Background:
Model confidence (mean pLDDT): 81 of 100. A computed fold for a 111-nucleotide RNA from uncultured Planococcus sp., annotated as SAM riboswitch aptamer (S box leader). Taxonomically the source falls in Planococcus (Bacteria, Bacillati, Bacillota, Bacilli). The RNAcentral record of the sequence draws on MGnify. It matches the Rfam family "SAM riboswitch aptamer (S box leader)". Rfam describes the family as follows. The SAM riboswitch is found upstream of a number of genes which code for proteins involved in methionine or cysteine biosynthesis in Gram-positive bacteria. The model forms 97% of the base pairs in the Rfam consensus.

RNA sequence: UCUUAUCAAGAGUAGCGGAGGGAAUGGCCCUAUGAAGCUCAGCAACCAACCAUGCCAAUCGUGUGGAAAGGUGCUAAAUCCAUCAGAACAGAGACGUUCUGGAAGAUAAGA
Numbered sequence: 001u002c003u004u005a006u007c008a009a010g011a012g013u014a015g016c017g018g019a020g021g022g023a024a025u026g027g028c029c030c031u032a033u034g035a036a037g038c039u040c041a042g043c044a045a046c047c048a049a050c051c052a053u054g055c056c057a058a059u060c061g062u063g064u065g066g067a068a069a070g071g072u073g074c075u076a077a078a079u080c081c082a083u084c085a086g087a088a089c090a091g092a093g094a095c096g097u098u099c100u101g102g103a104a105g106a107u108a109a110g111a
Stems, first nucleotide, its partner, number of pairs: 001111007012040001014039003020030003024083004041075003046071002050066006079104001084101006
């Protein structure tokens, strides 16, 4: 960089640390009642392994459920909201509301 899947659920009154953080831009927020980062704890179930069971003559494979101590990930707010296009509604118009799709991003697995 490309492909596929997911992104409204869930998770800390902990220790160290001391000023930033929420990808970009614009908003709007969080933060000395303690940001980032590290540790521990927790959540989840993408991958691997495991258990039960369906399909298959059977192995492989694959579906469903469980469990989870391995590899990752995650633990304010919907990916915090919008950004581009379309539709419906409303409005004199500008603005706006809702929905759909996209873009961008994040994570996993593969190339």